[in-house]
């Protein structure tokens, strides 16, 4: 100088003007302070919290799976082993059990766990009077060849069923608790439902329907009186639920610093700090300066070159991913650009 690997961090800054939400102060006008993230996201794991009968047992179901440790807990994290990849720093891994049982083992091959015979080899048997040779047939054996990842060997596969071990009750802040309209139901109490006629296949009473009439609680005619109209229900109380409101709601497995213990993850002690709390849902908008990025011009330095460092003058887009919703620990995914540190490899020089 180049190439890589691992870990940590930042996520534009300042000012002015106009707004929004919360808290405090003020009679008020208003003033002061605070106001998104590393992922607030996906909602994939684990917990707190709340309710479900007191949440206990069995079956079923699900998850996890080397060893040890950390933790409230985990499928997370740390350390070590093993396997694989890389020259290396380092990275990746569902990594228990095949001697409980079932199932499967592509292609090739005779045969894939049942044994079996394609070629060869060895032994035996049978065939007309006998013997010999050769070829063929049958039975037995299991040495060699061939196929294949694996060929009979306590084979391989459990990200197939299964077995073993451990863990898991369900639903979720729209949980849940409290306050509580109007309207319509429910319960209780009080007041009121007059008179005449007709009808309902014996009559009466009662009931029902209809007509006429009274003006009978109550209602309407904007307040009162008169008058008019409607008129069988009206008034009060209690109780449940809804709309709506309040709590839950943010001081917490919290953050920062120092020390001790531990290889580490982390734990403990001490000191300091308070750091969004909206709810049809605030956290914004405009302007200026600086910074950074991209791009262009003119220069300078290094290098054979590719390229790289740097000065200055312009131009460009408000400038990565993204937006809290009960809270916390993780994982995963997205992300312009930049900073810091550990380590590895290569080249050159000393």
């Nucleotide at each position: 100088g180049g190439a890589g690997u691992c870990g940590g961090c930042c996520a534009g800054g300042c000012a002015g003007c106009c707004g929004c939400u919360g808290u405090g102060c003020g009679c008020g006008a208003g003033c002061a302070c605070a106001g998104a993230g590393g992922a607030a996201a996906g909602u994939c794991c684990g917990g707190g919290c709340u309710c479900c009968g007191c949440a206990g047992a069995g079956c079923g179901g699900g998850a996890u799976g080397c060893a040890g440790g950390g933790u409230a807990a985990c499928g997370c994290c740390c350390u070590g082993g093993c396997a694989c990849g890389g020259c290396g720093a380092c990275g990746u891994g569902a990594c228990g059990a095949a001697g409980a049982g079932g199932g499967c083992c592509a292609c090739a091959g005779a045969g894939a766990c049942g044994a079996g015979u394609c070629c060869u080899c060895g032994g035996c048997c049978a065939a007309g009077c006998a013997g010999c040779a050769u070829c063929g047939g049958g039975c037995c054996g299991a040495g060699g060849g061939g196929u294949g990842a694996a060929a009979c060997g306590c084979g391989g596969c459990a990200a197939c069923c299964u077995c073993c071990a451990u863990c898991c009750g369900g639903a979720g802040c729209a949980a849940c608790a409290c306050c509580a309209a109007a309207u319509a139901g429910g319960c209780a109490a009080g007041c009121g439902c007059g008179g005449u006629g007709u009808g309902a296949a014996c009559a009466a009473a009662a009931u029902c329907a209809c007509a006429c009439u009274a003006c009978a609680a109550g209602g309407c005619c904007g307040g009162c009186u008169c008058g008019g109209c409607c008129g069988a229900g009206c008034u009060u109380g209690c109780g449940g639920g809804u709309a709506g409101g309040u709590g839950g709601c943010u001081a917490g497995a919290g953050c920062c610093g120092u020390g001790a213990c531990g290889u580490a993850a982390g734990u403990c002690a001490c000191g300091g700090c308070c750091c969004a709390g909206a709810g049809g849902a605030a956290u914004g908008g405009c302007u200026g300066c600086c910074g950074g990025c991209g791009u262009g011009g003119c220069g300078g330095g290094g290098g054979c070159a590719a390229c790289u460092c740097u000065g200055u003058c312009g131009c460009g887009g408000g400038c990565a991913c993204a937006g809290a919703a009960c809270c916390c620990g993780g994982c995963u995914u997205a992300c312009c650009g930049g900073c810091c540190g550990g380590c590895u490899c290569c080249c050159a020089u000393u």